[in-house]
Context: one part of a larger RNA
C1' cells in the first nucleotide's frame, strides 16, 4: 500500500451529478385476490394474504395412483440443507411496438418500421450498372416496378404561387450554326466571268425572358400608434408595409435569453419535478402539430422497502506490489 470477498452498534441516502455500487426480497410452485387506464388484447406474475414437513383416515374408483378433504405430531424454522429462479410503486419527457448501429470509449430520443403521402414510369417502362455489349429492374406491368418526404393508431394538417423548382403553354422579345441576300476584299484572265474571304441585313431550334398551375415542392407566414365611467387591459379605430400576415393545437417546452418568470403541489426547507399561466429573446402543423393503451440495459422527479453510500470508521480471510529479514 491495491485487489478480492465476510461482518458491524445506532441511524438509515444524511453519500453523490445520479442509490453510482452495494444490500434487500426469493417471486412463472398452490389457493385467494387485484386498481388507474385501455386500442377490449392488456395492464397483470400487477400491488397484496395465506400455503408447504410427518403420520393415520376418509371420498372418487374394478383396483392403485394423483388431488381434495378429516384428525394427529414435532421442530425456531416444513420450495427446512446446497444449487437455481422478477425488488416494488406513483409521476412527467421521448421514440408507438419486436427489431438495427458507432467492430475496437456512444445502443440512444439516432437508423429500420408497417402505416400515410407526393413525383416519375404504358414496356424496348422509369430507374441503375456500364467505355460498348450484355445485365438488373422482370420471366415483373400501374393492386406493378423507381425515387422523396413523414413514421403505429386517433383528432387533424391553416393563409402566401411574389422569388427558387417543377409542371403546362406558346402570341411575341432575344439567340447559336446553317442558310438566303450582301458592301466590300483578295485571285485568275483580254473581257463576259470564275473561285476564295466576308462587315452587315434576313431567316434561325431548345433555352432564357413571357402567360398559366403547382406546398405532404424549396420556402414564407409583419410594424407603430391611439381608443372603454378607478386603475388595469383593448374586441375597436387609424396608418405603412407585404406574395400572405401564423389558423388548430401546444407553451418558461429535449425550444425561455432575461430565469432560481409567477402561481398552485410536494418538502421542516425545493434553481430540479407536477399543474397551472403566456407579448412563444426564438412554437406551431407530413424537416408534422397535439393526443395515446402497450413496450423500453433510454431520460426526468418522488414514495416503500434495503442497506458501510454515508454520519464514520473497525475488524476478518485470502491474493499481489514495496521494504525488513
Nucleotide at each position: 500500500u491495491g485487489g478480492u470477498g465476510g461482518c458491524c452498534a445506532a441511524g438509515g441516502a444524511a453519500c453523490u451529478c445520479g442509490g453510482c455500487a452495494a444490500a434487500a426480497a426469493a417471486g412463472c410452485g398452490g389457493g385467494c385476490g387485484u386498481a388507474a387506464c385501455u386500442u377490449c388484447g392488456g395492464g397483470a406474475u400487477a400491488u397484496g394474504c395465506c400455503c408447504u414437513c410427518c403420520c393415520a383416515g376418509u371420498u372418487u374408483a374394478a383396483c392403485u395412483a394423483c388431488g381434495a378433504c378429516u384428525g394427529g405430531g414435532c421442530g425456531c424454522a416444513g420450495c427446512g440443507a446446497a444449487u437455481g429462479a422478477g425488488u416494488c410503486u406513483c409521476u412527467g419527457g421521448g421514440g408507438a411496438c419486436u427489431g438495427u448501429u458507432u467492430a475496437u470509449c456512444a445502443a440512444a430520443a439516432a437508423c429500420a418500421c408497417a402505416g400515410c403521402u407526393c413525383u416519375c414510369u404504358g414496356c424496348u417502362a422509369a430507374g441503375c450498372c456500364a467505355a460498348a455489349a450484355a445485365g438488373c429492374g422482370c420471366u415483373g406491368u400501374a393492386u406493378a416496378g423507381a425515387g422523396g418526404g413523414c413514421g403505429a393508431c386517433g383528432c387533424u394538417u391553416g393563409u402566401c404561387c411574389g422569388g427558387u423548382g417543377c409542371u403546362g403553354g406558346a402570341a411575341g422579345g432575344u439567340u447559336a450554326a446553317a442558310c438566303g441576300c450582301a458592301a466590300g476584299c483578295g485571285u485568275a484572265a483580254u473581257u463576259u466571268u470564275g473561285c476564295g474571304c466576308g462587315a452587315g441585313c434576313g431567316c434561325g431550334a431548345a433555352g432564357c425572358c413571357c402567360c398559366a398551375g403547382u406546398g405532404a415542392a424549396c420556402g414564407a407566414c409583419g410594424g407603430c400608434g391611439g381608443u372603454a365611467a378607478c386603475c388595469a387591459u383593448a374586441a375597436c379605430c387609424g396608418u405603412c408595409c407585404a406574395a400572405a400576415g401564423g389558423u388548430a393545437g401546444c407553451g418558461c417546452a429535449a425550444u425561455u435569453c432575461c430565469u432560481u418568470u409567477u402561481c398552485a403541489g410536494g418538502u421542516a426547507a425545493g434553481u430540479u419535478c407536477u399543474g397551472a399561466a403566456g407579448c412563444g429573446c426564438a412554437u406551431g402543423a407530413a424537416a408534422a402539430g397535439c393526443g395515446u393503451a402497450a413496450c423500453c440495459a433510454c431520460u426526468g422527479g418522488a414514495g416503500a422497502a434495503c442497506u458501510g453510500u454515508c454520519u464514520c470508521g473497525g475488524c476478518c480471510a485470502c491474493c499481489g506490489g514495496c521494504c525488513c529479514g